[in-house]
Notes
Predicted 3D model of a 71-nucleotide RNA (transfer RNA) from an uncultured Erysipelotrichaceae bacterium. It matches the Rfam family "tRNA". Gene Ontology term of the family: triplet codon-amino acid adaptor activity. Rfam's curators write: Transfer RNA (tRNA) molecules are approximately 80 nucleotides in length. It is annotated as a transfer RNA. The sequence was found in a public genome assembly. Model confidence (mean pLDDT): 81 of 100.
């Protein structure tokens, strides 16, 4: 420098046009003499900016970061 891939909660991770599952962690509550276990509740407008669309995590373009390949 060229090509390809990835970016979703504190961590892992599903979702490929119709308002984001699950697990761990964290906080609150129930239970318990206390703790542990168990159960219930809470916690993400999806890296960023724009575009397309009635509607975008999802499609398009730019940027940022990381990884791989070639030189």
């Nucleotide at each position: 420098u060229g090509g390809g891939g990835c970016a979703u909660a504190g961590c892992c991770a599903a979702g490929u046009g119709g308002u984001a599952a699950g697990g761990c962690a964290a906080g609150g509550g129930a239970c318990u003499u206390u703790g542990a276990c168990u159960c219930c509740c809470u916690c993400a407008u999806c890296g960023u900016g724009a575009g397309u669309u009635c509607g975008a995590a999802c499609c398009u373009c730019g940027c940022u970061g990381c990884c791989c390949c070639a030189g």